[in-house]
Bacterial RNase P class A from Sulfobacillus harzensis, 347 nucleotides, folded computationally. RNAcentral holds the sequence, with entries from ENA and Rfam.
This record gives sequence, C1' cells and structure tokens, in this order.
RNA sequence: CGAGUUGGCCAGACGAUCGCGGGCAACAGUCCGAAAGGCGUUGUCUGAGGAAAGUCCGAGCUGCAUAGAGCAGGGUGCUGGAUAACGUCCAGUGGGGGCGACCCUAAGGAAAGUGCCACAGAAAACAAACCGCCUUCUUUGAGGGUAAGGAUGAAACGGUGCGGUAAGAGCGCACCAGAGGCCAGGUGACUGGUUUGCUUGGUAAACCCCACCCGCAGCAAGACCGAAUAGGGGGAGGAUGAGGUUGCUCGCCGACUUCCCGGGUAGGUCGCUUGAGGUGUCCGGUAACGGGCAUCCCAGAUAAAUGAUCGUCCGUGACAGAACUCGGCUUAUGGCCAACUCGUCGU
Repeated sequence: CGAGUUGGCCAGACGAUCGCGGGCAACAGUCCGAAAGGCGUUGUCUGAGGAAAGUCCGAGCUGCAUAGAGCAGGGUGCUGGAUAACGUCCAGUGGGGGCGACCCUAAGGAAAGUGCCACAGAAAACAAACCGCCUUCUUUGAGGGUAAGGAUGAAACGGUGCGGUAAGAGCGCACCAGAGGCCAGGUGACUGGUUUGCUUGGUAAACCCCACCCGCAGCAAGACCGAAUAGGGGGAGGAUGAGGUUGCUCGCCGACUUCCCGGGUAGGUCGCUUGAGGUGUCCGGUAACGGGCAUCCCAGAUAAAUGAUCGUCCGUGACAGAACUCGGCUUAUGGCCAACUCGUCGU
C1' cells in the first nucleotide's frame, strides 16, 4: 500500500431571533363549558432514534369465569449458564467452510412402531443371484454354493491388504472407519485409552416418540366523570283524564303536567411515562450478567409539537419521525477509530 476479519464510537458543531408541544412556579379574567373540565400572560426547564421501522419473538400492564387438571392444538430441541422472560445472549461440545484472522450450524430419537426411497438396476432392506466365479448331474440345459469381480444408482448390507477356500465370505489376521462394553478426564455435551469381529442403509423442515414451554384478547386494553336531544323504568295529578280502539258498556292503549331513577352517546380526566431506568465507580464472574455506593430525571401529543430564518466553521451531513412501556431479533443506512489476518514492496 492492497485485500479482508472482528469489535467499539458518532449521528454536523456553536450562537442569535421567531414559533410549536410538555412540566413547574407566579399572576390574572364577572373568560369558555350545563357539568366534568379547560383556557390566558410572564418566567424557567425540557422536547425523537440507532434503528423511533418491520410488528417477527419474549415480558410487564389491563380486561375476560382467578384460568387448577386432562385431551386436542401450537412452539422449542447439542451441553452448561445468564435473564422477569425469550425462538435472545454468553461460554463451551460436535459438524461444515476459509491459506488465515474468523465465520456458519432446526445439531434430540431411525435398535418403540408405521410409511417412503423417483429413474436405472437382479435386488432399495433382513430379503434377493442379471452377468460372472466355483461345483454337481441325466451337460446347447437344470440344481446347489458365492455379495469377492462386472453392471445400475444419490445410496448396494463396513473399507484396503494378506491369509484362507472348490469359489467365496470378519471365516482368520493387520491397519482404517463405525457401534457396544469397560477405564480415565469433564457439572455436561463430549474427549482420550482399551476391549468385543459386534458391522445394524437413508429419510423425523414424513407420520410419530421423548423432554420442556404455552389460557384468550390487546392501550381503539381498561378505569372514572358525564351532558343537550331522543328514548327507557317508576310515582303523583286530572273532580267524570284529552284522545284512540266497533254505535254503547267493560277491557286495553294512552296524550298532557310534574317528580324521581338508571343506562348509553358526544365530550372530559386517568391509564401516560420513575423505569427489569441512565451515567460513573468499586466488587464477584472467562463472559452474558449480578451486587454495592454515588449521582441524574431524559418527549408524552390525540389531529397530533419537535420547525423556520440568519451568522461562523467543517468533511456540505446517509437511513429515517415517538403514540402504553421494556428486553431481543431482522431489515435500511453515512462516517470514524482500534485490534487482528493474508499478500506485495522497501529498510
């Protein structure tokens, strides 16, 4: 210098003026509204993000029969740990990729059972002989043995070699691969050694089995206050109750006046931001994280604020805008720094 890997940080800076949302304080009006409640002026403080996004997981909170058990259904799936919880994170194990720094991994069980394995091939799983090889006989054929060789296939019943045999075969042996047992190490996944010829195809993102987890809906959750108008329920009045119902009586409906009750809507308030909170430091832990102390308060709107103009400076500034709140994941995106790896050149 080039190519890369991992981790961290920033999110134009400073100032002025005007404006908008919110908190607090002071002051004020015969202000608005039926009420609940709200409004004004001044001062002061404060006002988007690392992803506020996707709404994909997990929680808090709230309501629903307090939601215990079983079935169904769904989810997770190597081990240990962290956590309120998680499908997240940390540390490891096995497997895979990369020269390397490093990265990826739905990674339980196929010896519980069932199913499937196209085409080709004799045969796709406990059974099998197409060619070949060996052998017998009544020899252009038939029977027996053989999975060593050929051929097919993604995959052929451990592999290579020597011995052995009629030809063969873990039939015997050596080495290699795997499985079971034992021993050692490790909390464990697992690793190392040793032994037994034990050699059992693949597929569970096929059904299934095993272990663990899951009630449902979501802040438009939900709680409180609550009109006007209309409507609902009840009481009283009317001297003989307006009027309607068939001409009349009874019965039924019931105008009108007045009082009371309760529900819903509009509207208002709360929920709403002090929280599994931030920062600093010390301690424990490899780490995720936990604990102690100190310190800070950091948007809370509801048609919805976070903007505009100007000055100076730089590298002329990407993706992008809160709506109940957190912990994650994923996606979008400009720049800076550090450590490490590989290559090239120079000393």